[in-house]
RNA sequence: GGGGGGUUGGGGUAACCUGGCAUCCUACCAGCUUUGGGAGCUGGUGAUCCGCGUUCAAAUCGCGGACCCCCCA
Numbered sequence: 001g002g003g004g005g006g007u008u009g010g011g012g013u014a015a016c017c018u019g020g021c022a023u024c025c026u027a028c029c030a031g032c033u034u035u036g037g038g039a040g041c042u043g044g045u046g047a048u049c050c051g052c053g054u055u056c057a058a059a060u061c062g063c064g065g066a067c068c069c070c071c072c073a
Base pairs, nucleotide, nucleotide: 001072002071003070004069005068006067007066010026011025012024020056027045028044029043030042031041032040049065050064051063052062053061
C1' cells in the first nucleotide's frame, strides 16, 4: 500500500442481506420471601463508534473517517 471481518446498555449478545416502538443473558435498583444474608419470584433503570447523505422513516442503505482483528504485498 491492497483486500476481508468487526464496533449495539456496566459486561456479553441478537436484529443488518430484505429499512418501520432495538432482543435476550448478566449486572445494578426497588418490592415480596428470610431472624439476617444468599437463592428464588415480580417490577424497573440503562445502548446502536463518529460525521455527512438518501428516505415519510436508518443499528440496517450510500460516501468519508476512527479504532480492533485477519490475509496479501
Predicted 3D model of a 73-nucleotide RNA (transfer RNA) from an archaeon. The prediction has a mean pLDDT of 84. The sequence was found in a public genome assembly.